Background: The RNA shown here (Lysine riboswitch aptamer) has 187 nucleotides and comes from a Bacilli bacterium. It was read from a public genome assembly, where an Rfam model found it. The model forms 100% of the base pairs in the Rfam consensus.
[in-house]
RNA sequence: AAAAGUGUUAGAGGCGCAAAGACCAAGAGUAAAUAAUGGGAGAAGCGUGAGACUUCGAGGAACAUUAUUGAAAGGGGAAUUUGCCGAAACUUUAAGAUUUUCUCACGGUCUUAAAGUUGGGCCUGCAUUGAAUAAAUGCAGGACUGUCAUAUAGUGUUCGACCACUAUAUGGAGGGCUACGCACACU
Numbered sequence: 001a002a003a004a005g006u007g008u009u010a011g012a013g014g015c016g017c018a019a020a021g022a023c024c025a026a027g028a029g030u031a032a033a034u035a036a037u038g039g040g041a042g043a044a045g046c047g048u049g050a051g052a053c054u055u056c057g058a059g060g061a062a063c064a065u066u067a068u069u070g071a072a073a074g075g076g077g078a079a080u081u082u083g084c085c086g087a088a089a090c091u092u093u094a095a096g097a098u099u100u101u102c103u104c105a106c107g108g109u110c111u112u113a114a115a116g117u118u119g120g121g122c123c124u125g126c127a128u129u130g131a132a133u134a135a136a137u138g139c140a141g142g143a144c145u146g147u148c149a150u151a152u153a154g155u156g157u158u159c160g161a162c163c164a165c166u167a168u169a170u171g172g173a174g175g176g177c178u179a180c181g182c183a184c185a186c187u
């Protein structure tokens, strides 16, 4: 000095990811409450089922109709702000907390840990959740885009090699890729 290696630092992909968010739509003229009429013995205890216990009910339960009043939660959009580029999301397993008056079982929500999958956003179809045709998640397909490798062609170039850039095609994956960075060690 060069190539390659380990670690580290700084970056890139764009309708990029996540959080908060004034305000807004929808939920919904729904649930619920009151009154009247009908009805005629059950009803309720806030995810479901079973058991127990408690409360309400012929001074009229459930349910239905009419009239009046009339919400909320989860989820969604959003000016703007913040943190970032396995950003983040999802699946499985394990532990804990929570979800009912109590017990059991299943399920839901949150937190932690481990393993695994996904480069990224978009569109379409199916399934699940959901009030929803919103949105999210999973699976499958499609083109697009970023990156690296290989091959071909062109340009840089007067000839050739190397190298760089552009285009096309194929393939891979973020444990990746880029950098004139830094440290260490080997040849």
Base pairs, nucleotide, nucleotide: 002187005184006183007182008181009179010178011177014085016084017083018082019081020080023077024076032069033068034067035066036065037064038063042056043055044054045053047106048105049104050103051102052101088118089117090116091115092114093113094112095111096110097109098108099107119145120144122142123141124140125139126138127137128136129135147172148171149170150169151168152167153166154165155164156163